[in-house]
RNA sequence: AGAGUUUGAUCCUGGCUCAGAACGAACGCUGGCGGCGUGCCUAACACAUGCAAGUCGAAUGCGAAUGGGCUUUUCGGAGCACUAGUAGCAUGGCAGACGGGUGAGGAACGCGUACCCGACCUGACGUACGAUGGGGGAUAGUCCUUCGAAAGGAGGUUGAAUACCGCAUACGGUCGCCGCCGUUUGAGGGCGGCGAGGAAAGUUGGCCUCUGCCUGCAUGCUGACGUCGUACGAGGGGGGUGCGUCCUAUUAGCUAGCUGGUGAGGUAAUGGCUCACCAGGGCGACGAUGGGUAGCUGGUCUGAGAGGAUGAUCAGCCACACUGGGACUGAGGCACGGCCCAGACUCCUACGGGAGGCAGCAGUGGGGAAUUUUGCGCAAUGGACGCAUGUCCGACGCAGCAACGCCGCGUGAGUGAUGACGCCUUUCGAGGUGUAAAGCUCUGUCAGGAGGGACGAAGAGCGUCGGCGAUGAAGAGUCGUGACGCGUGACGGUACCUUCAGAGGAAGCCCCGGCUAACUCCGUGCCAGCAGCCGCGGUAAGACGGAGGGGGCGAGCGUUGUUCGGAAUUACUGGGCGUAAAGCGCGCGUAGGCGGUGGAUCAAGUGUUGCGUGAAAGCCCUCGGCUUAACCGAGGAAGCGCGUGGCAAACUGAUUGACUAGAGUGCCGGAGGGGGAGGCGGAAUUCCUGGUGGAGCGGUGAAAUGCGUAGAGAUCAGGAAGAACGUCGGUGGCGAAGGCGGCCUCCUGGACGGACACUGACGCUGAGGUGCGACAGCGUGGGGAGCGAACGGGAUUAGAUACCCCGGUAGUCCACGCCGUAAACGAUGGGUACUAGGUGUGGGGCCGAUGAUCGGGUCCGUGCCGGAGCUAACGCAGUAAGUACCCCGCCUGGGGAGUACGGUCGCAAGGCUGAAACUCAAAGGAAUUGACGGGGGCCCGCACAAGCGGUGGAGCAUGUGGUUUAAUUCGACGCAACGCGCAGAACCUUACCUGGGUUUGACAUGAUCCUGCGAUCGGCUGAAAGGUCGAGUUCCUUCGGGACAGGAUGACAGGUGCUGCAUGGCUGUCGUCAGCUCGUGUCGUGAGAUGUUGGGUUAAGUCCCGCAACGAGCGCAACCCUUAUCCUUAGUUACCAGCACGUCAGGGUGGGGACUCUAGGGAGACUGCCGGUGUGAAGCCGGAGGAAGGUGGGGAUGACGUCAAGUCCUCAUGGCCCUUACGCCCAGGGCUACACACGUGCUACAAUGGAGGGGACAAUGGGGAGCGACCGCGCGAGCGGGAGCGAAUCCUCAAACCCCUUCUCAGUUCGGAUUGGAGUCUGCAACUCGACUCCAUGAAGGUGGAAUCGCUAGUAAUCGCGGAUCAGCAUGCCGCGGUGAAUACGUUCCCGGGCCUUGUACACACCGCCCGUCACACCACGAAAGUUGAUGAUACCCGAAGUCGCUGAGCGAACCUCGCAAAAGGGCGCAGGCGCCGAAGGUAUGAUGAGCGAUUGGGGUGAAGUCGUAACAAGGUA
Repeated sequence: AGAGUUUGAUCCUGGCUCAGAACGAACGCUGGCGGCGUGCCUAACACAUGCAAGUCGAAUGCGAAUGGGCUUUUCGGAGCACUAGUAGCAUGGCAGACGGGUGAGGAACGCGUACCCGACCUGACGUACGAUGGGGGAUAGUCCUUCGAAAGGAGGUUGAAUACCGCAUACGGUCGCCGCCGUUUGAGGGCGGCGAGGAAAGUUGGCCUCUGCCUGCAUGCUGACGUCGUACGAGGGGGGUGCGUCCUAUUAGCUAGCUGGUGAGGUAAUGGCUCACCAGGGCGACGAUGGGUAGCUGGUCUGAGAGGAUGAUCAGCCACACUGGGACUGAGGCACGGCCCAGACUCCUACGGGAGGCAGCAGUGGGGAAUUUUGCGCAAUGGACGCAUGUCCGACGCAGCAACGCCGCGUGAGUGAUGACGCCUUUCGAGGUGUAAAGCUCUGUCAGGAGGGACGAAGAGCGUCGGCGAUGAAGAGUCGUGACGCGUGACGGUACCUUCAGAGGAAGCCCCGGCUAACUCCGUGCCAGCAGCCGCGGUAAGACGGAGGGGGCGAGCGUUGUUCGGAAUUACUGGGCGUAAAGCGCGCGUAGGCGGUGGAUCAAGUGUUGCGUGAAAGCCCUCGGCUUAACCGAGGAAGCGCGUGGCAAACUGAUUGACUAGAGUGCCGGAGGGGGAGGCGGAAUUCCUGGUGGAGCGGUGAAAUGCGUAGAGAUCAGGAAGAACGUCGGUGGCGAAGGCGGCCUCCUGGACGGACACUGACGCUGAGGUGCGACAGCGUGGGGAGCGAACGGGAUUAGAUACCCCGGUAGUCCACGCCGUAAACGAUGGGUACUAGGUGUGGGGCCGAUGAUCGGGUCCGUGCCGGAGCUAACGCAGUAAGUACCCCGCCUGGGGAGUACGGUCGCAAGGCUGAAACUCAAAGGAAUUGACGGGGGCCCGCACAAGCGGUGGAGCAUGUGGUUUAAUUCGACGCAACGCGCAGAACCUUACCUGGGUUUGACAUGAUCCUGCGAUCGGCUGAAAGGUCGAGUUCCUUCGGGACAGGAUGACAGGUGCUGCAUGGCUGUCGUCAGCUCGUGUCGUGAGAUGUUGGGUUAAGUCCCGCAACGAGCGCAACCCUUAUCCUUAGUUACCAGCACGUCAGGGUGGGGACUCUAGGGAGACUGCCGGUGUGAAGCCGGAGGAAGGUGGGGAUGACGUCAAGUCCUCAUGGCCCUUACGCCCAGGGCUACACACGUGCUACAAUGGAGGGGACAAUGGGGAGCGACCGCGCGAGCGGGAGCGAAUCCUCAAACCCCUUCUCAGUUCGGAUUGGAGUCUGCAACUCGACUCCAUGAAGGUGGAAUCGCUAGUAAUCGCGGAUCAGCAUGCCGCGGUGAAUACGUUCCCGGGCCUUGUACACACCGCCCGUCACACCACGAAAGUUGAUGAUACCCGAAGUCGCUGAGCGAACCUCGCAAAAGGGCGCAGGCGCCGAAGGUAUGAUGAGCGAUUGGGGUGAAGUCGUAACAAGGUA
């Protein structure tokens, strides 16, 4: 620091996902040790049991038992002292407000930070000053009586205090009054005077100096601890303020003690804190009020930082203690282990009534994915009480449990190759595991055994020292201090050290397709499964499962969850808005934000420098302590903040005075469909009236509906009505936008130009707000010619609720009022400034020249082109999308959805605001290459057209589908399967079926053992294969044996079994189409482009020219074969002109080398020549010559690639499968079936013909198990003989054609199918199932519907001939020659193709993509009669406890009065009563959010459902 994922590829936008770190975690697998930490995040759910707050006898009153001892005894017991002033009870004091727990509530001065209190309190502690005098009456406990089940009471006796109450005295205390000082924004501040009222408690040690009794003890002295008053301090608390502190506007208004004042009450104290009266305020868009959520902070996690998230453990603060309310006591509480009341719950009960509160430590149940022991100790630290020894403390210190986290250690080290065994892989050679193991040599951490053994402890206290000091009368005592001695450890069987033994006891988890380090085999076969994202799995899976191997981490490893990061994906740092999401439709304008020039002053911001604070811990740095580390200690730094003082005055701000460049006003001038109102006009349309006229009109692709003899249409004249304004008219004008177009008048807004004068920053933007706002629509009233939703009809169509046609209502028009939306678009908010040019155009004015026209420069508008720059690209480019500043609006993945709910506006339609669940891994933008288009341009091809002949109809042949069958073997399926593989199925072939056999095999290689011959012949059996019997006996030899054969064994053979979608090879096809690419350069961010496009030309990417391209390769062409002409060479089997011989005839013979021909070599054709044309090009047109002329004809030759095209059944081959069978052999059958359908052919339908007779002319080829002349026989197929020929020698005669005759238009003298009979040939064998012959039979068929095929010249058509295969079998196939046409205007259309261009939502590429309803399944959501519980509000009712107030005839010791006393009265208090407030509860109302809800609505998702075809191409109606 990035990576994966949208595409065929690219760039961008954008989401999703991953790699990192962290955790109070949980789960899975695994688990040796230690240290340090941490451990109910859920039910603030309920709790059994134990413990968690007591202490003081030096405040006080009482005061045991038990035990043993002693005495006594009537042996039953009784008494005494000790135990012991102990345990215990009670009064009283202090502490239970700390410590400990939890985070429910609370959005608040609750918390944080900085301040303030002149408005406050403070027990214990410290300092200072002073005091501590003198009285009184009760009461708990105990005891007695008594009520109650209990808890707990009632009455009485006795009776103490540092408990309680008067009195006295008292200050710098309190209160009142007065005076002075003083103060600030604001005195409850300070000092002084007078007056009033206000305190106390004792306990205890020592001593005898003083005093009193006088050994000694005290009321004496001296200390200690207390008590009271006052002041101060410290620490603690209370109150107030500024700033900061979550989400929501689908919460916009809130507020009645509410805001302020006066007075009173209350409090420690300010204050509406409370009350009475008065006023009517207070808060809020800088977010009040309401709703939701939440303890806050130091810090913690993450991050480069800024931030984001978080608030366990530790620390500070707050709040709470079963729920709600309340006060009491007290210095402090409205009190976790206190009280009262109400409520819920639990427990006890004798049913009358009582008791309780683990969110203390353990522990239990429950909840939950999940969180520990009912441990030890007060030894340390700390706290309460105490003078103290001490006592108490689940605070705390320790231990236990848990890999929950962090840190450390170990599970051994060295050596060891023939690279052992095993396992895995393999191309079978080997490779891997792997120095790994074993073996050898060592070490000894941890754990285990044994022994030793700390630190943590300082003390307090006691004793000694005539210690020292203070106090004191004192050598006492007390206090402080020193020395010595005694003296305390839960942890702890501790840490640590030594020693013993022994490699001995100690390794797993995840991953291995990419991201992301790590690869193979087997199994599985879209199954089982995996998956964080992309995605794997449908028979060769590095992605599933196992194994081997490897990678990572390691006592852990993975998974899940959560947070931050990556994410610049909320952008302050640090993003955007033309087309990706995103500029409000447009003005005006409020708040707010921002704001020109030059001075002066201030100092709020700002800068600088001090001071205070920013707790500790933590983070960071340094040093130190545990063997190290984690951990801990010490010091430092930092804490970017707040407060406060000084200084500066540039900038911002404030105040003041000034300026004119921004803005505005005045004057003059012209331009304009700017707006509103009124009036006027002509053309057209329709209608009405009349005339002429007489059959159609209208409409369409074509029609029809419609109109018309009741007179249409056409035409003429007249009239009526409404709407819109042709030409001018223009990327021309005006307006803020919507928008505005005949002419005239009136009213009215704005902009612009010019020159001066004036005002003096008056400006820009603009949340809310307000106005305007096309069309359609709505309301009321008019109007209505044309057009025209809906609707009707006619067409089209499979349908046609559409497109087309005929009609036609709302509406369109006017007035007034609503609506408030648009692709309201430049998809581009407004303002200001700056930044190369060129060229149009509208308005104004200037200069120059010119009488018009023109040139130059200028301001304002409006266009185009283009540079820099910007942009993902397209593009923008002075009218910016450039460079900057200011203000506003808006965006944050797609779908769900601009939907639901709520609110608001509207008459409605609907608008504005505007989610979520759920779902997807994309959705997008621009550009690229292709492909495609019922897009365009150019151009080819028997592509069409023009022709000729066919197919489709018939019969037959043949192939295929289908059907049938035991089997009808298999393959080929649009073109490019179908007379195809098959150049030839009776057996064989043959792969199929039935049946019979066989198992190392029909065939190959090699090994071992046994036997022997083998070949050959014959017999029996059998359908054959086969089985069996007999005859027979080979060659070499080193005599072992070998060759050969048979048998046995195990390796193996064999398979036309599967996969052509695992393959090679071969082939088809586009297509003999002209294309397909590369190197370098250049352009582009890139895919890619350029070259290869363009202008010409060609059969051609053929050539020329041009050009950021220059070259090159595979293709084209040429080179090759053949054919057409000539020359030359050579002449046998070919030829025969001349010479000769010869025949019935014949190159038959001699001979010839002329000709034909044969087959070798060569020539020839190249746009070479001429003319025209073209760019003085390539080329094209015409001509000459020539056998041939513009690649002369034909062939071979097939670029990069496409179709997962065809072939595993030619062959080869991976993998899989079969192995007495899916192999092999044999017989018979089948591949030849037959209701049908299709393809390819043959023969015909006849007279351009058939039949009969006669006559003429080829070429290619083949021939030895062959071709076979010729002769004979047969009607014939053929048979019997058989010359010649391994071939230019023989086989070897072509047919159409020509001549003559006949048939005469008919199912025929056409046609030959079919069938009967008789034969021939091949062959082991023609039944299934051959070909041919003869006789007889004589079917369909009279030129073929829709549709469709071939062919452009020696071609089509027509005629025959040959060959391969082959025993036999061709209408097929491959070749050969004979005869031998017609037509092509032309490229509009059909098909295919090439190039350029355009659009695209296609890329499996139009046989593409894709939309909506319906049907089915599932999911979440909305509505819904209602229903359930919750929350808070308002009004009222009831009203506990309790404070406060009033009353208080009842009750009461202290004080006062009176009184001798008793009594009485007063004061004070209490009970009781009344009143205000008041929790819970109740009633009513409306509100809010939530759950459920028959039914209902749309939405989403789902491999194959239904209907159509809406969109993407002009998507077939843009």
Molecule: small-subunit ribosomal RNA
Organism: metagenome